Molecule: transfer RNA
Organism: Cyclobacteriaceae bacterium
RNA sequence: UGCCGGAUGGUGGAAUUGGCAACACAUCAGACUUUGAUUCUGAAAAUUACAGGUUCGAGACCUGUUCCGGCAA
Numbered sequence: 001u002g003c004c005g006g007a008u009g010g011u012g013g014a015a016u017u018g019g020c021a022a023c024a025c026a027u028c029a030g031a032c033u034u035u036g037a038u039u040c041u042g043a044a045a046a047u048u049a050c051a052g053g054u055u056c057g058a059g060a061c062c063u064g065u066u067c068c069g070g071c072a073a
Base pairs, nucleotide, nucleotide: 001072002071003070004069005068006067007066010025011024012023019056027043028042029041030040031039049065050064051063052062053061
């Protein structure tokens, strides 16, 4: 320098045909318990890396940029 893949709650991680962003852990509240843990119930938490574009509608498609990983020279 070129090519390929990736970036999504606090963490991991789905959404693959463009149509309400799951799930698990963690956190908070309640139940249970003498207390704690476990268990059960509920709640909160995401400008889907950034900036544009296409579209009625984008996490997903197109362009550029940043960062991480890999391959080639």